Background
Transfer RNA from a Candidatus Nealsoniibacteriota bacterium, 71 nucleotides, folded computationally. It matches the Rfam family "tRNA". Gene Ontology term of the family: triplet codon-amino acid adaptor activity. By type it is a transfer RNA. The RNAcentral record of the sequence draws on ENA. Model confidence (mean pLDDT): 80 of 100.
């Protein structure tokens, strides 16, 4: 040069085109002489940019990263 595949919360993962969700992780609280544990609440996201649809994280273009193959 060609081709596949990936992009969701700080981390690791989901999500039939129909309210974006889980565990850990942070904050607040309870419990405990204290810490750790364990309860409860609660913060945080769809890689950018057009496009199809009543509706796009999902479908269709281009970009940007990022992996792998082949040359």
């Nucleotide at each position: 040069g060609g081709g596949u595949c990936c992009a969701u919360a700080a981390c690791u993962c989901a999500a039939u085109g129909g309210u974006a969700g889980a565990g850990u992780a942070g904050u607040a609280g309870c419990c405990u002489u204290u810490u750790a544990a364990g309860c409860u609440a609660u913060u945080a996201a769809u890689c950018u940019a057009g496009g199809u649809u009543c509706g796009a994280a999902u479908c269709c273009u281009a970009g940007u990263g990022g992996a792998c193959c082949c040359a």